RNA sequence: UUCGCGGCAGGAGAUGGCAUGCCUCCUCACUAACCGCCCUUGGGGCUGAUGAUGCCUACACGGAU
Numbered sequence: 001u002u003c004g005c006g007g008c009a010g011g012a013g014a015u016g017g018c019a020u021g022c023c024u025c026c027u028c029a030c031u032a033a034c035c036g037c038c039c040u041u042g043g044g045g046c047u048g049a050u051g052a053u054g055c056c057u058a059c060a061c062g063g064a065u
Stems, first nucleotide, its partner, number of pairs: 009027005016056005022051001036046004
């Protein structure tokens, strides 16, 4: 100096926020994890506020007052 492993830490997981003795992934730097699906594709259409769970907020539908 290079490579590998481990620890700590940081970041990411298709629309917001918080929480988790949780899950996955990326990282020691000029790059990575990540950036949904379908079709007749320079346009059109569809599902979902979660990675998962719980709560809140926004939106949509139905009912009651």